[in-house]
Description:
A computed fold for an 87-nucleotide RNA from a Gammaproteobacteria bacterium, annotated as c-di-GMP-I-GGC riboswitch aptamer. The source organism's lineage runs through Bacteria, Pseudomonadati, Pseudomonadota and Gammaproteobacteria.

RNA sequence: UGCGCAAGGGCAAACCCGCCGAAAGGCGGGGACGCAAAGCUUCCGGUCUAAAGGAGUGCUUCUCCUAAGACAGCGGGGUUGCCGCAA
Numbered sequence: 001u002g003c004g005c006a007a008g009g010g011c012a013a014a015c016c017c018g019c020c021g022a023a024a025g026g027c028g029g030g031g032a033c034g035c036a037a038a039g040c041u042u043c044c045g046g047u048c049u050a051a052a053g054g055a056g057u058g059c060u061u062c063u064c065c066u067a068a069g070a071c072a073g074c075g076g077g078g079u080u081g082c083c084g085c086a087a
Stems, first nucleotide, its partner, number of pairs: 001086004010035002015030006033073001039079003043076003046071003053065004
């Protein structure tokens, strides 16, 4: 530097329980669908949510817009790194 069939070791989707949050979602425990960066990072694109704010309606609220909220297990970029194999 390239690769990941097997091994050692690692992470842990859905779902369940507890806590936090308006929600998306997060954290802890259980649990494994998967993952060779499913380590870290919102820089770019994307997606989700809409409490606060704005618009309409008009009082019982409802609808719409909006990220500064969230997703790194949506993709790209950046950055760090274990094991094995090959050169």